[in-house]
RNA sequence: UCGUGCUAGACGGGGAGCUGGCGGUGCCCUGUACCCGCGAUCCGCCAUAGCGGGGUCGAAUUCCUCCUCGAGGGCUUAGGGGUGGUCGGGACUGCCAGGCUAAGCGGCGAAGAAGGUUGGGUCCUGCGCGGCAGAAGACCGUGAACCCCGCCAGGUCCGGAAGGAAGCAACGGUAAGCGGCCCCUUCUGGGUGCCGCAGGGGUGCCUGGCCGGAGCAGGCUGGCUAUGGCAAGCCGGCUGUCCCGGUUCGACAGGAGGUGCACGA
Numbered sequence: 001u002c003g004u005g006c007u008a009g010a011c012g013g014g015g016a017g018c019u020g021g022c023g024g025u026g027c028c029c030u031g032u033a034c035c036c037g038c039g040a041u042c043c044g045c046c047a048u049a050g051c052g053g054g055g056u057c058g059a060a061u062u063c064c065u066c067c068u069c070g071a072g073g074g075c076u077u078a079g080g081g082g083u084g085g086u087c088g089g090g091a092c093u094g095c096c097a098g099g100c101u102a103a104g105c106g107g108c109g110a111a112g113a114a115g116g117u118u119g120g121g122u123c124c125u126g127c128g129c130g131g132c133a134g135a136a137g138a139c140c141g142u143g144a145a146c147c148c149c150g151c152c153a154g155g156u157c158c159g160g161a162a163g164g165a166a167g168c169a170a171c172g173g174u175a176a177g178c179g180g181c182c183c184c185u186u187c188u189g190g191g192u193g194c195c196g197c198a199g200g201g202g203u204g205c206c207u208g209g210c211c212g213g214a215g216c217a218g219g220c221u222g223g224c225u226a227u228g229g230c231a232a233g234c235c236g237g238c239u240g241u242c243c244c245g246g247u248u249c250g251a252c253a254g255g256a257g258g259u260g261c262a263c264g265a
Base pairs, nucleotide, nucleotide: 001265002264003263004262005261006260009057010056011055012030013029014028015027020046021045022044023043024042034054035053036052037051038050063258064257065256066255067254068253072249073248074247075246076245079244080243081242082241083240084239085238086237087236088235089234092233093232094230095229096228097227098225099224100223101222103221104220105219107216108215115211116210117209118208119207120206121205122204123200124199125198126197127196128195129193130192132189133188134187135186136185137184139180140179141178142177148173149172150171156165157164158163
C1' cells in the first nucleotide's frame, strides 16, 4: 500500500413544552436517513439516562471533534419604536349643559326705568240676588149609579084630610185620582253667573294711583367659571401583533482535523 473478516459506532437532527433530570409518543422547523411492540388523566429510564426483539452498513464521502454559514424556535414592555383591543383616571386641550357678567347687537323706558308705597282682580269661604234643573202648591179642565154635599121629577112611605118624611135618576158642586199649566208661590240641588256684600289669602299672573328721576333685562355674539356631564385627544394598568436590537438553542450545508483489531500478500 492492497485484499479479507470483525469491533466501536451509525441507520436522522433540532426547538418549545412536560420532567427532580434524560429520552420517547404528541406539536413545530428542517430534511429524507431500517422494521416490530409499549407510550399523554402517559411509557421507559437514572448523569453509563427510552425499554424489549430483529435486520443492514461498518473504519470511512457514511463515525467523532472544532470552525464558518444559518432555516427555524424561545426569552426580552427596569431595550427601543409602531399599531390594535380592553380596563381605569379625569388636574390639561376640546365638546355639551349650568352659573355669573354685561363689552357689542337687539328689546323696553321722560306717554316715566330701578326702588318704595298703596289699591283692586284672578284664588278660597260664607251670605244675598238671579238663572238652570227637579219637586210641591196655586190656577184651569176632567172626575163619584150607591158606601160625599146641595136640590130633588117620577115613584115610595105616614095621615081621613090638610100636610109631612125618606130619597133613586137627572142637574149643580166637590174628595181621592188623572191631565194641562206662558205666568205666579215655596222647597231642594250645582265645577250655575263679565252679579252684589263681607271675611280670608297673598307664590305667580293682570291692572290702577302716589313718590322717585335714568336705567332695566338678559334673547344673540363675547368674557369668566375650583358647577354637572362626555371622555375625542391626554395619563396610567393589562394584553395581542409587527419591526429593529440583544440573548439563547440550533437543522441542513461547507471547511479542517482525529480515530481501532485480526489475518494474508
The RNA shown here (Bacterial large signal recognition particle RNA) has 265 nucleotides and comes from a Chloroflexota bacterium.
Model confidence (mean pLDDT): 80 of 100.